[in-house]
RNA sequence: UCCUGUUUAUCCUGCAGGAGGUUGCCGCUAUCAGAAUCCGGCUAAGACAUGCUAGUCAAUGGCAGCAAUGCCAUGGCAGAAGGCUCAGGAACACGUCGAUAAUCUUCCGUUUAGCGGGGGAUAACCUCGGGAAACUGAGGAUAAUACCCCAUAGGGAAUGCCGUGUGGAAUCCUGGUAUUCCCCAAAGCAUACGCACUGAACGAUGAGUCGGCGGCGGAUUAGGUUGUUGGCGAGGUAAUGGCUCACCAAGCCAAAGAUCCGUAAGGGCCUUGACAGAGGUUGCCCUGAGAAGGACACUGAGACACGGGUCCUAGCCCCACGGGGUGCAGCAGUCGCGAAAACUUCGCAAUGCGCGAAAGCGUGACGAGGGGAUUCUGAGUGCAUAAGGUUUAACUUUAUGCUUUUCUCGAGAGCGAAAAUCUCGGGGAAUAAGUGGUGGGCAAGACUGGUGCCAGCCGCCGCGGUAACCCCAGCGCCACAAGUGGGAACCACGUUUAUUGGGUCUAAAGCGUCCGUAGCCGGCUUGGCAAAUGCCCUGUGAAAUCGUCUUGCUCAACAAGACGGCGUGCAGGGUAGACUACCAAGCUAGGGACCAGGAGAGGUGGACAGUAUUCCCGGGGGAGCGGUUAAAUGUGAUAAUCCCGGGAGGACUACCAAUGGCGAAGGCAGUUCACCAGCAUGGAUCCGACGGUGAGGGACGAAAGCUAGGGGAGCGAUCCGGAUUAGAUACCCGAGUAGUCCUAGCCGUAAACGCUGCAGGCAAGAUGUUGCACAAUCCUCGAGAUUGUGCAGUGUCGUAACGAAGGUGUUUAGCCUGCCACCUGGGAAGUACGGUCGCAAGGCUGAAACUUAAAGGAAUUGGCGGGGGAGCACCACAACGGGUGCGGCGUGCGGUUUAAUCGAAUUCAACGCCGAGAAUCUCACCAGGGGCGCCGGCAGUAUGAAGCACAGUCUAAAGGGCUUUGCUGACGAGCCGAGAGGUGGUGCAUGGCCGCCGUCAGCUCGUGUCGUGAGAUGUCCUGUCAAGUCAGGCAACGAGCGAGACCUGUAUCCAUACUUGCCAGCGUGUUCGCAAGAAUGAGCGGGCACAGUAUGGAGACUGCCCUCGAAAGGGGGAGGAAGGUGCAGGCUACGGUAGGUCUGUAUGCCCCGAAUCUCCUGGGCUACACGCGCGCAACAAUGGAUGUGACAAUGGGAUGCAACUCCGAAAGGAGAAGCGAAUCCUCGAAACACAUCCCUAGUACGAAUUGAGGGUUGCAACUCACCCUCAUGCAGUCGGAAUCCGUAGUAAUCAGAUGUUAGCGUCAUCCGGUGAAUAUGUCCCUGCUCCUUGCACACACCGCCCAUCAAGCCAACCGAGCAGGGUCUCGACGAGGCAUUGUUCUUUGACAGUGUCGAACCGGGGUUCAGCAAGGUGGGCUAAGUUGUCACAGGGUA
Repeated sequence: UCCUGUUUAUCCUGCAGGAGGUUGCCGCUAUCAGAAUCCGGCUAAGACAUGCUAGUCAAUGGCAGCAAUGCCAUGGCAGAAGGCUCAGGAACACGUCGAUAAUCUUCCGUUUAGCGGGGGAUAACCUCGGGAAACUGAGGAUAAUACCCCAUAGGGAAUGCCGUGUGGAAUCCUGGUAUUCCCCAAAGCAUACGCACUGAACGAUGAGUCGGCGGCGGAUUAGGUUGUUGGCGAGGUAAUGGCUCACCAAGCCAAAGAUCCGUAAGGGCCUUGACAGAGGUUGCCCUGAGAAGGACACUGAGACACGGGUCCUAGCCCCACGGGGUGCAGCAGUCGCGAAAACUUCGCAAUGCGCGAAAGCGUGACGAGGGGAUUCUGAGUGCAUAAGGUUUAACUUUAUGCUUUUCUCGAGAGCGAAAAUCUCGGGGAAUAAGUGGUGGGCAAGACUGGUGCCAGCCGCCGCGGUAACCCCAGCGCCACAAGUGGGAACCACGUUUAUUGGGUCUAAAGCGUCCGUAGCCGGCUUGGCAAAUGCCCUGUGAAAUCGUCUUGCUCAACAAGACGGCGUGCAGGGUAGACUACCAAGCUAGGGACCAGGAGAGGUGGACAGUAUUCCCGGGGGAGCGGUUAAAUGUGAUAAUCCCGGGAGGACUACCAAUGGCGAAGGCAGUUCACCAGCAUGGAUCCGACGGUGAGGGACGAAAGCUAGGGGAGCGAUCCGGAUUAGAUACCCGAGUAGUCCUAGCCGUAAACGCUGCAGGCAAGAUGUUGCACAAUCCUCGAGAUUGUGCAGUGUCGUAACGAAGGUGUUUAGCCUGCCACCUGGGAAGUACGGUCGCAAGGCUGAAACUUAAAGGAAUUGGCGGGGGAGCACCACAACGGGUGCGGCGUGCGGUUUAAUCGAAUUCAACGCCGAGAAUCUCACCAGGGGCGCCGGCAGUAUGAAGCACAGUCUAAAGGGCUUUGCUGACGAGCCGAGAGGUGGUGCAUGGCCGCCGUCAGCUCGUGUCGUGAGAUGUCCUGUCAAGUCAGGCAACGAGCGAGACCUGUAUCCAUACUUGCCAGCGUGUUCGCAAGAAUGAGCGGGCACAGUAUGGAGACUGCCCUCGAAAGGGGGAGGAAGGUGCAGGCUACGGUAGGUCUGUAUGCCCCGAAUCUCCUGGGCUACACGCGCGCAACAAUGGAUGUGACAAUGGGAUGCAACUCCGAAAGGAGAAGCGAAUCCUCGAAACACAUCCCUAGUACGAAUUGAGGGUUGCAACUCACCCUCAUGCAGUCGGAAUCCGUAGUAAUCAGAUGUUAGCGUCAUCCGGUGAAUAUGUCCCUGCUCCUUGCACACACCGCCCAUCAAGCCAACCGAGCAGGGUCUCGACGAGGCAUUGUUCUUUGACAGUGUCGAACCGGGGUUCAGCAAGGUGGGCUAAGUUGUCACAGGGUA
């Protein structure tokens, strides 16, 4: 002095948990000593076997004995103390202070006076009886300090008179006296000191009684009481008193809590706490109460008596059934109960008590010992050196040495006896360490193994689903230590009960509002008093406990002494006089009254008016009307809707109207009249504190609802119908009852809200508005207007301050005062029970069990919205062009099938994807068969390992296995471990790479500032841009990653270069041709103009002009090959998606390991009722077919491209030049153009399918390749819902090349040819970015979340009824006690009667507590059940 837990994060509120101390119990463990007010207290004040716990004595008598002495009895004193316990009791029981003028007191102390005379009994004993016993009867004898009588002394009461003292007060004390009445003493013993005995008085001690004050809970207990309250008289007691009785009166107690119920011995003290306090009180001390439950008296100074008596009840024991006995809450001990607690020990030696003159006797009080980790205190479990080890340390091993508290052995002291303990000596490091923890809180492991949401841990948060710092172990470490942890309880923590010291707008919390009783609080001045208050003094407040110091045990604990403190108090006395109270007198600032003019939807009642709706009547009119998103129900030829006129009836009161006004609140709106009430302003008026608040109480109190009677136009719960819908008990529509309205009464609640109780004072302003008053100015002279000031009301903004923040802020949520109400985690629950109110509905009051770690407030950042705003995009729309979706085929996926049809990928972002190409291989799948081990250990092996092989056999086949035999000659896979290998698992352990968000324009930082903080600002606003691009503004100023710039290609030009390129001009060759001429740079010379290629440059920058604009920039134009990023690409932020890939490679962990490795043969991935994606070719005439003719580019080529020639109808074959390439080959491009045919037909369109024949690759073409030819010639005539792509050299269309490859593509990637249409916009759909708003979401809307039903568990409530306990009361019966009368009369007696009190058993009733219970009810809890979607976004009907 806090810490953890609600959240993505934050600040609060708030609780839960942790950390401290204490008490008793339990687990594991344990060496010694001391001390203790520790040890059946908590539950059963339950029951008790056995032994012990109260006796003693110069009083007397007796018995036994030689005596010492013992025993019995009478008698005296003591058994009322000590010891135990805490059931009852809420009370004068306790504490404290008083009173006794209302009392008693044995033993003790002091003083004083006495102790004379006499008498009769009785026990023990003896004799005889009864009885099982306990016990008891009769007869006989005797003593005393036992008992009785007399005397003397004395005492008490009443009355009268005289007198003293104390005191608050005489009733008291005391002296004297007189009268009457009552009571009435004594005892001896002796050792001769003394001890006893009697009266009186005083003291001391102890006790009784009374009073003030103090200390528990419940109002879901509000009225209680009849001897009750008081009086007079009497009785009774030691004593007052209704303590008891007769009579009289009707009192007494209570919201400051009576009565009732529950609980409880009280205090000193103890625990905890800084204190206040809270909780406890077993042990020690004081007091009380009790002695199995209950009642009662006797004896006595004292009892209504724990170890005395009587009786009842329950239990137990004995019994001969007649009758008896008994009470451990004394010490031990037993059973029971329980989580829970010791020995049936020793001694009277010490301390004390009883008796005694004393010696002494007795004493389970007490003193000692034993047991118990119950508490406190002290000590120890070793130290050193050397060598070795290592992780270098407070380590460890070995050896040696030292010490000896403890341990052990011996001797002595010690004690009543022991046990301890002490002293001395010998031996010997020996005999001595655990418990809990190790994710956070909280100190100590990112150690190893096991386990795999299992087992388990966890106070709380939370761990565990294959790498667990949280489980179980090992090792290490941490804390404390003879202890250490767990569960329970209490205090603290908790300022979460707040007096000190909290709150109530939104977190829990202001009564719906006002009036007012008690109470609490109260303006200014003066005087008095001294209740209260402050101070001082006195008495008391036991000791122990506590603090300080000192002393004594070796220290300490412990004990003793001194001082202090505590007991916070009570009582008495004194003093002060400010404040408060009280008394008295006054004042006017609070309050009230009065007067004046005034504002107002203030209230109550009456009268009147107005528009509209509906209905009725009349007239006009003639087909629909009405209603909705759209409809239908409904209504209309019996004339509607619609228009005009008239009438009826009920409700309401447009405009004015407002951010306005009034009222306590609810609430109040046409006009007018009457009555009632409140308010502000102004006043040189009056009263004089009359005030504030307000528990109970009373009044008012929206709407709905209820009762009775009216009224009923419109609207309209319920109900009905129509729609919507999966359903639609709703939203929408059509009808329409109660009701809404009036009168009288009830109800008494609302988000009755400003979610803000009332009153008062103080504390910056600014600006509206309403009312009144005043002043000034203006004026149309009006009850006018404007401005300012004051008071009062009502709004907005805002300072200080406050607040968790939002916010509040002179109308306070600021600073203070007074009073009231209310709150104390969430739920169960405003429920149950009880009470009360109500006709009912229901209201008010108002819990608990159980359950839960949060529930909640404000604000922040995101995400989301069937919220808003701005901007943007052909993976958005619009406009346009072309497709897919139909049928056929190709290909991929799903499904199904199969021995296997290996896997991976599943919205965009899987599906011609991995796969740039499955006949074998690939290959991971299936069937069958074979092969393989580096290393370590152990079996085996010259009685032959491994290897090879004829024959036979197994087999589809095989020296592959087996049988048999031979050759060779040293190793060995049989077992365990551990490897190689694994396209085995885990992409949710990873690296790397990739997709998508993203054709986006965002993502951050430093410093500063704002905010308690999360965070914000910057990054916002305006304009602009493709862009967080740029400009201007701004508590921000700058910066970074992205965008841009940059790089590549392409488009124009220039320069240079010229082979394998090119050939305009010059010369020449060759070929064709009769010639003219043509062709040929795949001939030459030559050249580099052109084309092309390569390298290097130039060029474009809003530079120029016009226009808009503040600028940035936009629009238009000129020039230019190109114009506003020229076009097309590359690169592509912080991050997210547990996106994809362990089957490209890499890689952690796990697994297989002679098989999940590896090889071989064959099969499969190519299956086929079906569904989907992507494509190809089509359905034809913008076409098809045939013929002829023209123009490219990019690429590739040596296991290769192949010209050319020949063969073949073709695919192709046989030869073969050239070319490792600007040279040769691929390579004759197609669409296109021209010509001809086809004539709208399932065709001369379309090509699937099938048959036959050929070719090529390759060991191999059946499953399952491609190509050619002939024949066949299906479906298909432009495609539903839906959906895709594209903005220019693009779409569309045409062919070509390459990749992979032995072979195979309709695929992919490139290349060129032909070459459009439309838009120049928008945010409607789909999405993206920014700002803003709401949120109960944060796994973030594929979110969250509610209720019924179904299942299981739990506690509770109601409940016909069943049985029981406590307590109160009534009745009946009545043991016994007390008083009294009578009889008997042998007696300390017995019997009978009367009166009164009265326990226990029994019965009835009330109240309360807990139990059982058929059945019923709601509630709570429980990973993945059902139905819906009412809440959170405008949650889709707020």

The prediction has a mean pLDDT of 81.
The RNA shown here (small-subunit ribosomal RNA) has 1438 nucleotides and comes from a metagenome.
The sequence is in RNAcentral, with records from SILVA.
Its Rfam family is "Bacterial small subunit ribosomal RNA".